[in-house]
């Protein structure tokens, strides 16, 4: 330095351009227990990496930047 891929709660994963971004782990609280673990229940956390653009409407498409990984030389 060129190609190509991927960026979404603390992590891990959905989500045809459409309604309030869903799901599991973990967190907190409460039920059950002597107590802990295990179950159940509810409950908060996401302006989807950053800036702009197309569109009635962007997590999904475009165009720059930042960051990770794969291969070229």
């Nucleotide at each position: 330095g060129g190609a190509c891929c991927c960026g979404u709660g603390g992590c891990c994963u959905a989500a045809u351009g459409g309604a309030u971004a869903a799901g599991g782990c973990g967190a907190u609280a409460g039920a059950c227990u002597u107590c802990u673990a295990a179950u159940c229940u509810a409950u908060a956390g996401a302006u989807u990496g950053c800036g702009g653009g197309u569109u009635c409407g962007a997590g999904u498409c475009c165009c720059g930047c930042c960051g990770g990984g794969u291969u070229c030389g």
RNAcentral holds the sequence, with entries from ENA and Rfam.
A computed fold for a 73-nucleotide RNA from Gracilariopsis chorda, annotated as transfer RNA.
The source organism's lineage runs through Eukaryota, Rhodophyta, Gracilariales, Gracilariaceae and Gracilariopsis.
The gene name in the source record is trnR.
Model confidence (mean pLDDT): 80 of 100.
Its Rfam family is "tRNA". The family's RNA type in Rfam is transfer RNA.